Predicted 3D model of a 347-nucleotide part of an RNA (small-subunit ribosomal RNA, central domain) from a metagenome.
Context: one part of a larger RNA
């Protein structure tokens, strides 16, 4: 390489749109490129194989045949693939209709709580812990009442719930934008699937510039604990966390499970629709989302119509451990670093 694989042993790109490419529904006709058949030319000799023969045998040599699975040309076949033409409706989509939703963006508004400031009451502690201390407090704290400021997050509802491609999304209202589901069966008529590169999105932390800063809190300081304690616990506390405009492009970015299609015995919940019957619910069905489990699969665990079952198409990736996601080169980045990514050596 092939082969075999990728939930947990090595291995599914973080996610999407989509180019090239690969693959692709039903019917008819044409064509004959692939495909198939026949003929013919060529496929040097030697080697290999078969049968004879020659050296006393053998090795070796000579002759004949076979083989050379390939390629070209001509003629033919037309099931399948391709191409062209014509048509179809089941795939895909458009329209109409009825919903559901923390889907996204912008603007405005709201109450509870923490903190701080001012004022009233009050007068000695508060706070914190396993126990303490640092800390705060007679310059009046803690507590309590009233008023104000400011920032951030949205209790209950709340769920095994919902939405989104993933990251993710939760107070309320408005505007704009997008997806999805059921039903109807009017329209288009294969317009589809996947997708190397590309492009876009992409938690947290981090970076740049300008704002903001209540709470929390890396670093840092102090108090404890301890043999020590650069920790766990406590008191403080700066970046940061928040907003705007950019950058970064990574995560156990996880369902550790790529996308799409078809098929395969049941039970029980739940969310959103539809239909039917009896009028209390039951039955059927579609789309999601859970649990249990036939067959089957699996090394086992387990998976099991939301497959890790049975099949097909396309993509990505793996190939003993360490060295190493390192070195080097390149590309990107303000940097941090990211992407790509070895070898010697060693077991």
């Nucleotide at each position: 390489c092939u082969g075999g694989g990728u939930g947990u042993a090595a291995a599914a790109u973080g996610u999407g749109c989509g180019u090239a490419g690969g693959c692709g529904g039903u019917u008819a006709a044409a064509u004959a490129a692939g495909u198939c058949a026949a003929a013919u030319g060529u496929g040097a000799a030697g080697u290999c194989c078969u049968g004879a023969g020659g050296c006393u045998u053998a090795a070796c040599c000579u002759c004949a045949g076979a083989a050379u699975u390939g390629c070209g040309u001509u003629u033919g076949a037309u099931a399948c693939u391709g191409u062209u033409u014509a048509a179809c409706u089941u795939g895909a989509g458009u329209u109409c209709u009825a919903g559901g939703g923390a889907a996204g963006a912008a603007a405005g508004c709201g109450g509870a709580a923490u903190u701080c400031u001012c004022g009233g009451u009050g007068g000695a502690g508060c706070g914190g812990u396993g126990a303490a201390a640092u800390g705060c407090g007679u310059u009046g704290a803690u507590a309590u009442c009233g008023a104000g400021a400011g920032g951030a997050a949205c209790a209950c509802c709340a769920a095994u719930g919902g939405c989104g491609g993933a990251g993710g999304c939760a107070g309320c209202u408005u505007u704009c934008u997008a997806u999805u589901u059921g039903g109807a069966a009017a329209c288009u008529g294969a317009c589809g699937c996947u997708g190397a590169g590309u492009c876009a999105c992409g938690a947290a932390a981090g970076c740049u510039a300008g704002g903001g800063g209540a709470g929390c809190a890396a670093a840092c300081a102090g108090g404890a604990u301890u043999a020590g304690a650069u920790a766990c616990c406590c008191u403080g506390g700066u970046a940061g966390u928040c907003c705007u405009a950019g950058c970064u492009g990574u995560a156990a970015a996880c369902u550790a499970u790529g996308a799409a299609u078809a098929c395969u015995g049941g039970g029980u919940g739940u969310a959103g629709g539809u239909u039917c019957u009896u009028a209390a619910u039951g039955a059927a069905u579609c789309u999601g989302u859970g649990c249990c489990g036939a067959a089957g699969c699996u090394a086992a665990c387990g998976c099991g119509u939301u497959a890790a079952g049975u099949a097909u198409u396309c993509u990505a990736c793996c190939u003993g451990g360490g060295g190493a996601g390192u070195a080097u080169a390149g590309u990107c980045g303000c940097a941090a670093g990211a992407c790509c990514g070895a070898a010697a050596c060693u077991c």